């Protein structure tokens, strides 16, 4: 002086995932079903959802590589430039186009970034 590890508090990111209150919950945010007009038009290989998380090409009997979309982070904010990451996963069960009243759910989880320019707002200092 560096890097690893527990542990407590802050501060902050991805995500709807957070505030109150506790006896049961409530609010906030977010999803799903469901008219009429709209739209669409048979059958099978099914078909739909949430979510960024898909599509191609090439190789490989191998699950890699590239690309193109697409998402994030880069610490007042929002915008560019630059860097830098992700591109899973799980559920319905043969069934759902779009939807006003209605109806009906979830509110887990898992981490640690810090470059610069414009503009805008802020707070200290003198």
């Nucleotide at each position: 002086u560096g890097a690893u590890g527990c542990u407590a508090a802050a501060c902050g990111c991805u995500u709807a995932a957070u505030u109150c209150a506790u006896a049961a919950g409530a609010a906030g945010c977010g999803g799903g079903g469901g008219a009429c007009c709209c739209a669409g038009u048979u059958a099978a290989a099914g078909g739909g959802g949430u979510g960024a998380a898909u599509c191609c090409a090439u190789a490989u009997u191998g699950c890699a590589u590239g690309g193109a979309a697409g998402g994030g982070u880069u610490a007042u904010c929002u915008u560019u430039c630059g860097a830098u990451c992700c591109u899973a996963a799980c559920c319905c069960g043969u069934c759902a186009g779009c939807u006003a009243a209605c109806c009906u759910c979830g509110u887990a989880a898992g981490c640690g970034u810090u470059g610069a320019a414009a503009g805008a707002g802020g707070a200290g200092g003198a």
Molecule: c-di-AMP riboswitch aptamer (ydaO/yuaA leader)
Organism: Thermoanaerobacterium sp. RBIITD